[in-house]
RNA sequence: ACUUCCGCCUGAAGAUUUACGGGCCAUAUAGCAGCAAUGCUAUAUUGAAAACUACUCUAAUUGCUGGAAGGCUAAGUCCAAGAAAUUGGAUACGCUAAUCAGCAGCUAAGCUUUACUUUCAAGGUAAAGAAAGUUCAGAGAUCAGUCGCAAGACGUAGGUUCCAAGUGGAAUCGAAACGGGUAGCACCCCACUGGGGUGGUGAUAUGAUCCAAUCUCAUCGGAAACGGUGAG
Numbered sequence: 001a002c003u004u005c006c007g008c009c010u011g012a013a014g015a016u017u018u019a020c021g022g023g024c025c026a027u028a029u030a031g032c033a034g035c036a037a038u039g040c041u042a043u044a045u046u047g048a049a050a051a052c053u054a055c056u057c058u059a060a061u062u063g064c065u066g067g068a069a070g071g072c073u074a075a076g077u078c079c080a081a082g083a084a085a086u087u088g089g090a091u092a093c094g095c096u097a098a099u100c101a102g103c104a105g106c107u108a109a110g111c112u113u114u115a116c117u118u119u120c121a122a123g124g125u126a127a128a129g130a131a132a133g134u135u136c137a138g139a140g141a142u143c144a145g146u147c148g149c150a151a152g153a154c155g156u157a158g159g160u161u162c163c164a165a166g167u168g169g170a171a172u173c174g175a176a177a178c179g180g181g182u183a184g185c186a187c188c189c190c191a192c193u194g195g196g197g198u199g200g201u202g203a204u205a206u207g208a209u210c211c212a213a214u215c216u217c218a219u220c221g222g223a224a225a226c227g228g229u230g231a232g
Stems, first nucleotide, its partner, number of pairs: 007024005025047002027044007052184006062104006070096003076091006105134003111129007138211001140210004145154003158173006185199006215232007
C1' cells in the first nucleotide's frame, strides 16, 4: 500500500483454530411496571459502535439437592447384506462436561436495627437483618506488595530446590478483582427547595507458586467409553 474478515466474552487431554456449543450487549416488535428516563419477559439474527475512573475489603471457603448444550462409547434393541460365521448403520435410562441454579450453615470492610458500656456523644462489644460471597478449580493447598502515564521494572506476600539442624543460609519462580464498599465522572428523566435512571457478560480458580492431570506400567469395576487404587 492492497485484499479479506470482524459487535463483545468464553469453550472441546494440553495448545491453536472455530462458519460449531453456551452466554452478554445493542437494534426491532409485543406484553407488563413506571409521570418519564428506564426496567423485566418473549421472539427475531438486524450487528453500526459502544460498554468509565480512583481509593478501599479479601473473610468464609462446609453439608446436601435439582438441571444441562456439546462430546465419547455401543452391551442390549432395531434395520440392511449374507447359506452361516460375521460385517455395516442407527440408537443412551452408560460415561464425560462448558456451565444454570435451590436449601441449610458460615463470612472481610461497609450498611440498617436493638441492647450494653461511656460525663452527653464519638468510639467499642454483642446479637439480629438486607445485599453480595462461599458451596460452584482439575481432587485440592497457599498468598491481597512497591515504583511507573504506560510499556515495563523491582523482588514484598507466598511457594519450590539444595545445604544445615544452631528455627538459619544459598539459589530460583514470583502475585489477582470482572466481586463487596466509599467517592467521583459522563449521559438521560421528573410530580424539580429535591429525587430517580444507565455505565454488560467474563472469579464453577482471575493473577502467582505448588500439587494434580496429560505419558508409561500394574491392578480392580465395566461390553466399551470411562471411573478407582498403586508405582515411575
The RNA shown here (Group I catalytic intron) has 232 nucleotides. The prediction has a mean pLDDT of 76. Its Rfam family is "Group I catalytic intron". On this family, see Cech, Annu Rev Biochem 1990: "Self-splicing of group I introns". About the family: Group I catalytic introns are large self-splicing ribozymes. They catalyse their own excision from mRNA, tRNA and rRNA precursors in a wide range of organisms. The core secondary structure consists of 9 paired regions (P1-P9). These fold to essentially two domains - the P4-P6 domain (formed from the stacking of P5, P4, P6 and P6a helices) and the P3-P9 domain (formed from the P8, P3, P7 and P9 helices). Of the family's consensus pairs, 86% are formed in the model.